[in-house]
Context: one part of a larger RNA
């Protein structure tokens, strides 16, 4: 100088308190540990691993295991030789691969050959998801969107270092102000960026409004509204009062769509944890080279006395079943979305209009409202499990997919100790869309809107962190 303290002071934070809803009990989904296994590939392990890498393991993926194969190799460059290449048929085999046969010459051209491709030989080499993240780069997590971390010159100190950066106020902030042996500067903070909340201007199609029309559509008219998208305005403690040191600021009011950073996002300083990653990639060193590399078939990654994390569905009447009615936003679609009609109880099948999309389709929003049945029961709650019959994708659905119908109808009557999230359009609750996919184990994940609360005395004492 740091770090640490069951030292002190000040301050802040869903840290506590005040509230709302959960987890921990049940069933299931999924990840992990453990055990098992020929293999259950590998990594991640307090916070900061465990619905994590994986935005999707039937084959492939795939790295694991068993078996079958080839050895200049699945891939690259160089050298030599042959043949253009693509293609077709037979045979063997689980496939990979092996064997045999057929057809067939194109482009450039100096007629030697060349380009591209295929194949054969020898060697240099290829190859490695093999090891080391404690040899590394790059990227990332975390403290933490916390307010810090430093430098030039000067001054002080023998020096390490200090000062500046401390002090009085103030702020979300080392934000600003006053003072001061300091005076300046840089990185962070803030602002600049995006979305959203309100007007204005411009330009109105496929969107909006109007006329006509039973309806669909066509035509016509309009630019006030909604909307879509560009420019610009608007908020600055600007104004008034109070307070403060006449300061920085703080409190209250007016005006205003919005008021004191309006709300949200992106943005993450210097460092810490030899934190994570050699399996994204790159890379030093070490190791393998008829194998630790490569191809294929089948299996495994999906096992199951158990333990645990994260979730979904419930235990019901603020509810469940049935019938009718209303109003979203944001997305995606030509390898596609698929209307209409029709067959089927249904998943779905047939047909194939329209749409490269403000035009058409996915698409039905659901909670909600109205009517009706159920009256407190393991029930008309709950839906696990299992049987049978089907549909779809795909070479293939047994291991191991999703969906439908009928039947079956388990645990569960609100969850001990303990523990988590959240301060407003938030929590809670309701549906909806996307990415990844042939299909899907998605209850995941990333968005979108609908309905829409309670509480915050406060930081003295106790807890956690800075």
């Nucleotide at each position: 100088u740091g770090a640490c303290g069951g030292g002190a002071g000040c301050c802040u934070g869903c840290a506590c308190a005040a509230g709302c809803g959960g987890u921990g009990g049940a069933g299931c989904a999924u990840g992990u540990g453990g055990u098992u296994u020929a293999a259950u590939u590998c990594g991640a392990u307090a916070c900061a691993a465990a619905g994590c890498g994986a935005a999707g393991a039937a084959c492939c993926u795939u790295a694991c295991c068993a078996g079958g194969g080839a050895u200049u190799g699945a891939c690259a460059u160089g050298u030599c030789g042959u043949g253009a290449a693509u293609c077709c048929u037979c045979u063997u085999g689980a496939a990979a691969g092996g064997g045999a046969g057929g057809g067939g010459u194109g482009c450039c051209c100096u007629c030697g050959g060349g380009a591209a491709c295929a194949u054969g030989g020898a060697c240099a080499c290829a190859g490695g998801u093999g090891g080391u993240g404690c040899a590394u780069g790059g990227c990332u997590g975390u403290c933490g969107u916390c307010a810090u971390c430093u430098c030039g010159u000067g001054c002080c100190g023998u020096a390490a270092g200090g000062u500046g950066u401390u002090g009085g106020g103030u702020u979300a902030a080392g934000u600003c102000u006053c003072g001061c042996a300091a005076u300046g500067a840089g990185u962070g903070c803030a602002a600049c960026c995006c979305u959203u909340g309100u007007g204005u201007u411009u330009a109105g199609u496929u969107g909006c409004c109007a006329c006509u029309a039973u309806g669909a559509g066509c035509u016509u008219g309009g630019a006030a509204c909604c909307c879509a998208a560009a420019a610009g305005a608007g908020a600055c403690c600007g104004u008034c009062g109070g307070u403060g040191u006449u300061a920085a600021g703080c409190c209250g009011g007016a005006g205003g769509a919005a008021g004191g950073a309006g709300a949200g996002g992106a943005u993450g300083a210097g460092g810490c944890c030899a934190a994570g990653u050699c399996a994204u990639c790159a890379u030093g060193c070490c190791c393998c080279u008829u194998a630790u590399g490569c191809c294929c078939u089948a299996g495994g990654c999906g096992a199951c006395a158990c333990a645990u994390g994260u979730g979904c569905u419930a235990c019901a009447a603020u509810g469940g079943g049935c019938g009718g009615g209303a109003a979203a936003a944001a997305g995606g679609g030509u390898c596609g979305c698929g209307a209409u009609c029709u067959c089927g109880u249904g998943a779905g099948g047939g047909u194939g209009a329209g749409c490269u999309a403000a035009c058409u389709c996915c698409a039905a929003a659901a909670a909600c409202c109205c009517g009706u049945c159920c009256a407190c029961a393991g029930u008309u709650c709950a839906g696990a499990u299992u049987g049978c019959a089907g549909g779809c994708u795909g070479c293939a659905a047994a291991u191991c997919g999703c969906c439908u119908g009928c039947a079956u109808g388990a645990a569960g009557c609100a969850g001990u100790a303990a523990u988590c999230g959240c301060u407003a359009g938030u929590a809670a609750u309701c549906g909806u869309c996307g990415g990844u996919u042939a299909g899907c184990c998605a209850u995941a994940u990333g968005g979108c809107g609908g309905u829409g609360a309670a509480u915050c005395c406060g930081u003295u004492u106790g807890u956690c962190a800075g």
Predicted 3D model of a 466-nucleotide part of an RNA (small-subunit ribosomal RNA, 3' major domain) from Triticum monococcum. NCBI's taxonomy places the organism under Eukaryota, Embryophyta, Poaceae, Triticodae, Triticum.